[in-house]
RNA sequence: UUUGAGAGUUUGAUCCUGGCUCAGGAUGAACGCUGGCGGCGUGCCUUAGGCAUGCAAGUCGAACGGGUCCGAGCAAUCGGACAAGUGGCAGACGGGUGAGUAACGCGUAGGAACCUACCCCUUGGCGGGGUAUAGCCAGCCGAAAGGCUGGGUAAUACCGCAUAAUCUUUUCGGAGCAAAGGCCGUAACUGGCCACCGAGGGAGGGGCCUGCGUCCUAUCAGCUUGUUGGUGGGGUAACGGCCUACCAAGGCUAUGACGGGUAGGGGGCGUGAGAGCGCGGCCCCCCACAAGGUCACUGUGAUACGGGACCUACACCUACGGGUGGCAGCAACUAGGAAUAUUGCGCAAUGGGCGAAAGCCUGACGCAGCGACGCCGCGUGGUGGAUGAAGCCCUUCGGGGUGUAAACACCUGUGGCAGGGGAAGAAGAUCUGACGGUACCCUGCUAGAAAGCACCUGCAAACUACGUGCCAGCAGCCGCGGUAAAACGUAGGGUGCAAGCGUUAUCCGGAUUUACUGGGCGUAAAGAGUGUCGUAGGUGGUUUGAUGCGUCCGAUUUUAAAGACCCCGGCUCAACCGGGGAACAGGGUCGGAUACGAUCAGACUUGAGCGCGUUCGGGGAGGCUGGAAUUGACGGUGGAGGGGUGAAAUCCGUUGAUAUCGUCAAGAACACCGAGGGCGAAGGCAAGCCUCUAGGACGAUGCUGACACUGAGGAACGAAAGCUAGGGGAGCAAACUGGAUUAGAGACCCAGGUAGUCCUAGCAGUAAACAAUGGAUACUAGCUGGUCCGGCUUUGCCGGGCUGGCGUAAGCUAACGCGUUAAGUAUCCCGCCUGGGGAGUACGGCCGCAAGGUUAAAACUCAAAGGAAUUGACGGGGAUCUGCACAACCAGUGGAGCAUGUGGUUUAAUUCGAAACAAAGCGAUGAACCUUACCUGGGCUUGACAUUCUAUCGUUUUAUUCUGGUGGAAACAUCGGAAGAUCCGCAAGGAUGAUAGAACAGCUGCUGCAUGGCUGUCGUCAGCUCGUGUCGUGAGACGUCCGCUUAAGUGCGGUAACGAGCGCAACCCUUGCCCCGUGUUGAAUUAUCACGGGGGACUGCCUUGUUACAGACAGGGAGGAAGGGGAGGAUGACGUCAAGUCAGCAUGGCGCUUACGCCCAGGGCCACACACAUCCUACAAUGGGUGGGACAACGGGUCGCGAUGGGGUAACCAGGAGCUAAUCCUUCAAACCCACCCUCAGUUCAGAUUGUAGGCUGCAAUUCGCCUACAUGAAGUCGGAAUUGGUAGUAAUCGCGGGUCAGCAGACCGCGGUGAAUACGUUCUCAGAUCUUGUACACACUGCCCGUCAAGCCAGCAAAGUCGGCAGAGCCCGAACUGGGAUUUCCUAACUUGGUAGCAAUACCAGGAAGGAGCCCCCUAAGGCUAGGUCGGUGAUGAGGACUAAGUCGUAA
Repeated sequence: UUUGAGAGUUUGAUCCUGGCUCAGGAUGAACGCUGGCGGCGUGCCUUAGGCAUGCAAGUCGAACGGGUCCGAGCAAUCGGACAAGUGGCAGACGGGUGAGUAACGCGUAGGAACCUACCCCUUGGCGGGGUAUAGCCAGCCGAAAGGCUGGGUAAUACCGCAUAAUCUUUUCGGAGCAAAGGCCGUAACUGGCCACCGAGGGAGGGGCCUGCGUCCUAUCAGCUUGUUGGUGGGGUAACGGCCUACCAAGGCUAUGACGGGUAGGGGGCGUGAGAGCGCGGCCCCCCACAAGGUCACUGUGAUACGGGACCUACACCUACGGGUGGCAGCAACUAGGAAUAUUGCGCAAUGGGCGAAAGCCUGACGCAGCGACGCCGCGUGGUGGAUGAAGCCCUUCGGGGUGUAAACACCUGUGGCAGGGGAAGAAGAUCUGACGGUACCCUGCUAGAAAGCACCUGCAAACUACGUGCCAGCAGCCGCGGUAAAACGUAGGGUGCAAGCGUUAUCCGGAUUUACUGGGCGUAAAGAGUGUCGUAGGUGGUUUGAUGCGUCCGAUUUUAAAGACCCCGGCUCAACCGGGGAACAGGGUCGGAUACGAUCAGACUUGAGCGCGUUCGGGGAGGCUGGAAUUGACGGUGGAGGGGUGAAAUCCGUUGAUAUCGUCAAGAACACCGAGGGCGAAGGCAAGCCUCUAGGACGAUGCUGACACUGAGGAACGAAAGCUAGGGGAGCAAACUGGAUUAGAGACCCAGGUAGUCCUAGCAGUAAACAAUGGAUACUAGCUGGUCCGGCUUUGCCGGGCUGGCGUAAGCUAACGCGUUAAGUAUCCCGCCUGGGGAGUACGGCCGCAAGGUUAAAACUCAAAGGAAUUGACGGGGAUCUGCACAACCAGUGGAGCAUGUGGUUUAAUUCGAAACAAAGCGAUGAACCUUACCUGGGCUUGACAUUCUAUCGUUUUAUUCUGGUGGAAACAUCGGAAGAUCCGCAAGGAUGAUAGAACAGCUGCUGCAUGGCUGUCGUCAGCUCGUGUCGUGAGACGUCCGCUUAAGUGCGGUAACGAGCGCAACCCUUGCCCCGUGUUGAAUUAUCACGGGGGACUGCCUUGUUACAGACAGGGAGGAAGGGGAGGAUGACGUCAAGUCAGCAUGGCGCUUACGCCCAGGGCCACACACAUCCUACAAUGGGUGGGACAACGGGUCGCGAUGGGGUAACCAGGAGCUAAUCCUUCAAACCCACCCUCAGUUCAGAUUGUAGGCUGCAAUUCGCCUACAUGAAGUCGGAAUUGGUAGUAAUCGCGGGUCAGCAGACCGCGGUGAAUACGUUCUCAGAUCUUGUACACACUGCCCGUCAAGCCAGCAAAGUCGGCAGAGCCCGAACUGGGAUUUCCUAACUUGGUAGCAAUACCAGGAAGGAGCCCCCUAAGGCUAGGUCGGUGAUGAGGACUAAGUCGUAA
């Protein structure tokens, strides 16, 4: 010293990077809703657009002449007022604005070659003359503005003369230069006051010069001819190229010249912890400007806002000839705009001009008005008042909230209204106040006029209901809304702020997100291809001395005021205002210190270099040479193929290929050695030898003596492809051709094949030019290789260089990883980065022959893009393993007919649901009516059913029961008859009841994506987790991994794990053996059977083998009914599929209410071109038929099962014994066995279909049941692609029973009989488990995602052109003005010459000088022409880009 907060958003989750967004403060603000009072401030940010009207700069009669009017006076004259003019001073200040200006403009600190009216001080002076002119008068021109001619007039106007210095000038002798009076006073002078002139000084003001500071852009790199300097001259107040002539050729620039863009600068203001960043409104200082531009005059001062000349644009007047004007002063108007005020009062105060003064003028200023525009203060009441009114909202219907809030009672009076008093501001004795009868004070009355706005998913304080239904809408970001929205709209409630509250815009902050304070660059954006050479620059070893530049210290000066800070004070407080004080930093001056840096001088050797010796290597360049292979040519042998591929074909070959032998030719590349081994700066470098050349390391130590490091620009080198020219061309091979592959195949594969690859000379200059890691130096544990050199006590050890691997040393890192070859710790220098896309693109520049390279944006768009790691999921990745998963085997389905279900179609209706596996003989375990939910028609309306209330009726009539008539298909409608009450209570009355009414009932109506419950499925797969601990920043990991093993996360061993839970297993049921008990209806009486209970099996025992000798496995054995889980069942972890079910039930919400409810009759759910699914029966001889014969089990039965015997061909009928069942019945099981027939055929197979006649159930078999007999006798001769089940008492085959049920079984649930085949094995298919790996997937591969095309829309680019702006260049023309020239033209009061007149003063005439007009020249504004530059607008069309639920084609990652 008082001072620093974060959050949301990338992911399934995590850490990091990184952008976007929010919370804060501020404003000359605007907009929306709202609005009580006061104070103090503040108010055209846009068109420096245009401006009606009024005002904003005048004053002086004590400078001057006169005019008009008034008053006094008889008059002379005096006094006053007003207006114009001459003259003086002031109009250069004050006021406005910010266009221009990137500059000595501003700020700061200095400087010398200057000026300065009014003011102050000092000094000296103020003598004497002269001439005009306005006003005025007369005439004339003009519409006007205005002007001309003549006459006459004054001055503090003007001009000589005199005098004059400490002034100017000078050749140092000299020469030159001034003035004005007015008023008062006096009889008059002297005098006083104010003026005036010369000179010197001061104060204040101004001009000029210089150091330093002062925005963006290099896609502006070179600029400059008065340019830089000199000399002479001119000019200015003054220095100066300020101007001019001549001479010289300079001057500025990477520390950014020149150009372009933007901008007034500062004090200060906002924000910020600060450093900074942004801004320059009000107030103060400076600058610039005054319709656009140029110019001078006057003046102390101007190149002059309310002066002038000229050009231009605009506007106005006009008699068309010509004139007039300039609000960026105050008001006002208009235009523009989101937007910014009164045509106010006053000079009372402060200040200014003039004046001697009074005074006049002052839109400066003081005040008032308007605006919540801002800041500050106050109020809209205070106290009491209910287990808490009403209303409204919510509700689980009980209640809760609004809420002491209100009402009501009492009180107060900020404010308001009325009345009374009433300032300061006045300085100056009197007089003088716009504000203003204001502030303020007192009294009375009055709770009376006075609360809103935004928000309520998270960030971020605050929650419910209704409406809406991806609509309407919201949204700062993430994001809400598709029927239960705390996110939309409304309401209730709540939160925040409050006369305001929100929104929008902008700035700072947060943002350490440009990082000086205070960031980074291996993989996130970022190390340049090469430190190879090197310039500027930056940095620099040891030591001595000097200087004192940086640096440090002290003193002093400056840093205006205001503001900010501290203290004190004044308005009741505050805002606001007054007074005082203090300080950082910066600049100047003086003095001091000398460590460090710097400079100068000297020294040193360790950095660096040179020399000497040894040595190393595919370092580079050139030349010569070599062998193997390939291809080709020729010749020989040989004779049908070769070649190529996943398989083929194109292709070559009987004109002789391939193969093989010999000879020859050509070009390119160099096997083995050869190794993450060597060299080089990098690119890169490989046969051998020679020549030239460069470099490194090591060893002794000789020399130089900091010579070093880095290096913006610059230079050089720089793979491959490519280009130019000329060669060369064996092999290979873009393009291209053909063959294949494929849906296609512009590819992958194959056969060919040209550029090119090679050489020479050039160009090009880029690569994942990578270690994605710039260079140099020093320091910080190690272990282990390779290679080069050296030493020694030489198989080894030690030293140095280079190059690798490992590593929890430390340390760093987001993590991965790095780790003496750093990504560690430090210093120095360079390069580069700042969200993704657009884009390394466009335009411009440079380079290039071109291709292209380099430098390098913006609009627009998104809320992410990204890095590392984690868990899953996935892979036509890997490893291990399992399963009737495949394989092996058996039997099927798919073909036929029929049955059933589904789709589709049809229909009045064919009710609804189920949809891959995991819908489809499923819900349904049995639709003729009923069921029934559907359709048609007919009926009922408190209802078929429940509870409650109100009214009425009723105890000889109504509940209840029975019954009749009419209509009708029935339901129902309607009219009767008979029997006939009960309970409580003393009674009245009540209950049961009826009728009417009200609440309500009812709904198979919707939502299974609001739900409960239940279920399917992965899967009876072996998994899923937790506690503690440990590891990791974290998500997470370990445990659960590894080895062996198991059906098993089963077990054993290892291990940062140790334990535990849900699953596995076991416990339960059935069955197989035995025992015990019981024993009916059974009977086998120790035995079968049934029931109940128990035993039994555990790799327990023995043996062999494997293993780690732990667990276990394998082979064998004993015993046993059973042997390695004996067989079967029940049992389904955490979870997945928004899986299924609102129609089984329950249930939130929604919908219907004389109907979407209820009842009835009939119909439908049974339809039928067709498609699918599941069965049945078959196609026959392992069979069919006939006859005879044998053996079960589970079950069921009283509205039932129903025997023997009887009838009927049979279904069945009549009949009824027995049985509430181990008793009776169902109940003769069938396949099987025996015998006979059939003999391979659409049959003595098969039985569909149809006809006739019957039977049964039932109110009823037409739609629409089952059965029997006779007759009929269809398809079908074993089934395409494909596909299902089964591993043993299983498949296959055979029959039997049961439930449902009046009746109906090819389905389902059970039962027993007969009873196989096969499994080598785990490559493949499917499903699954564990570990591991990759990932851009996480809705998780049915994922993600790319590009063309098509559509819409947006911004930018190019473009024939076209339209503008800006700054210049050249030429032409050229106003006014200044300057110059000439003067043969004209004019001319002061001075002068001559003449005339006059005594003179003076006048006149003719000249001169000087001056002016006119003329010419220079310069120049404006204008014109020309060729360009630069920046914009627009542009048919073109190319690319961004974006947009469901488009096309492919599938690149």
The RNA shown here (small-subunit ribosomal RNA) has 1453 nucleotides and comes from Candidatus Chisholmbacteria bacterium RIFCSPHIGHO2_01_FULL_49_18. The same sequence occurs in records of 2 taxa. The source organism's lineage runs through Bacteria, Bacteria candidate phyla and Candidatus Chisholmiibacteriota.